[in-house]
Molecule: transfer RNA
Organism: Elusimicrobiota bacterium
RNA sequence: GCCCGGAUGGCGGAACUGGCAGACGCGUAAGACUCAAAAUCUUAUGCCCUUUGGGGCGUGUGGGUUCGAUUCCCUCUCCGGGCA
Numbered sequence: 001g002c003c004c005g006g007a008u009g010g011c012g013g014a015a016c017u018g019g020c021a022g023a024c025g026c027g028u029a030a031g032a033c034u035c036a037a038a039a040u041c042u043u044a045u046g047c048c049c050u051u052u053g054g055g056g057c058g059u060g061u062g063g064g065u066u067c068g069a070u071u072c073c074c075u076c077u078c079c080g081g082g083c084a
Base pairs, nucleotide, nucleotide: 001083002082003081004080005079006078007077010026011025012024019067027045028044029043030042031041032040046057047056048055049054060076062074063073064072
C1' cells in the first nucleotide's frame, strides 16, 4: 500500500428486507422475604430541558440518499486478521 471483519447504555451482547433503539444477561439502586445475612422474588436503571403534561438528543467521526438510517452510499478515526 491492497483486501476482509468489527466499533451499539456502567460491562457482555441482540435488533439489518430501512419502520417503537437499547431485547436478554451481568452490574447498580430501592423494596419484599429473614433475628440478621446469603439465595430468591418485584420494580427501576442512556443524556439534557421541563410549566411534571411532555419535549429534544443519542448506535465510533463528519457528510449524503430517504417520509424515515444501527441498517444503504461516501469520507475519516480506532481495533483485529490476511496479502504484498